Small-subunit ribosomal RNA, central domain from an uncultured prokaryote, 350 nucleotides, folded computationally.
The RNAcentral record of the full RNA draws on ENA.
Context: one part of a larger RNA
RNA sequence: CUGGGCGUAAAGGGCGCGUAGGCGGCCCUGGAAGUUCUGGGUGAAAGCUCCCGGCUCAACUGGGAGAGUGCCUGGGAAACCACGGUGCUGGAGUGCUGGAGAGGGAAGCGGAAUUCCCGGUGUAGCGGUGAAAUGCGUAGAUAUCGGGAGGAACACUCGAGGCGAAGGCGGCUUCCUGGACAGACACUGACGCUGAGGCGCGAAAGCUAGGGGAGCAAACAGGAUUAGAUACCCUGGUAGUCCUAGCCGUAAACGAUGGGCACUAGGUGUGGGGGGUAUCGACCCCUUCUGUGCCGAAGCUAACGCAUUAAGUGCCCCGCCUGGGGAGUACGGUCGCAAGGCUGAAACUC
Repeated sequence: CUGGGCGUAAAGGGCGCGUAGGCGGCCCUGGAAGUUCUGGGUGAAAGCUCCCGGCUCAACUGGGAGAGUGCCUGGGAAACCACGGUGCUGGAGUGCUGGAGAGGGAAGCGGAAUUCCCGGUGUAGCGGUGAAAUGCGUAGAUAUCGGGAGGAACACUCGAGGCGAAGGCGGCUUCCUGGACAGACACUGACGCUGAGGCGCGAAAGCUAGGGGAGCAAACAGGAUUAGAUACCCUGGUAGUCCUAGCCGUAAACGAUGGGCACUAGGUGUGGGGGGUAUCGACCCCUUCUGUGCCGAAGCUAACGCAUUAAGUGCCCCGCCUGGGGAGUACGGUCGCAAGGCUGAAACUC
């Protein structure tokens, strides 16, 4: 470079925005760069191929043809591609009216529970386990009642339900704010898709500084268990978990399935709309769009399975794979406070 691939065999980037680039709707039109037809020039000789010559051949020599897939140039064509111009509305977008939602940020508020403190009642146990012990308790615990402090999380509702690009999002109220969807019209007029680099977001743990600390709990200590027990069980318990600001940039970041568009049987559930029956509601029925599940025809698949939310049929763009180990290591580069991240080999070996 080419080929074949990427749900589970190696392989989809964690996710988005977007630069270059690649790709790109319908009608008319212009020139003609690509494209295509035709003419001319050139494309050295040798070699290849055919014929002749040549000591018997070969080597060698002469002649002819093709080839040399190319380049330059004249003329013609205008379907396609590119470029310029006019127009269009189906792609894309804007406006209007709506309903849904744990979408994001900030502030305030609330109750239940745990723990601790103070006070009352009250007395010998409590706690814990397979059984125990460490532990707590006559300096009055546990239990119970009243009062107070503080932090964290929001039972039921809650649904295989909803929202978000992903990570993720769940008490209530207010403010700020993003997106999607439906309906009937109007408007812009290809403004589109993808996206190497780049930029931003990115669970948990971890890091820096300051705060906070109820419960839980790596490390750690003790008690058990055991042959041992650096564990599983128990009693404690510090980082951390929480907040603010800033880093880190990873994951089974999973649907292990990149994004976009089009096309290809049905059945059933669920959420947001539109319509009908008989005015509304429940209910029933129909319908289309949008999301989300299940079952399944064709088709696909090594099988499992997927199946209008494709892993089916096609097109466009990006990322990635190329036997196992060595190794996501070494070296170099780069980012980071560090931990480490990203990029990423080889020898050797099977």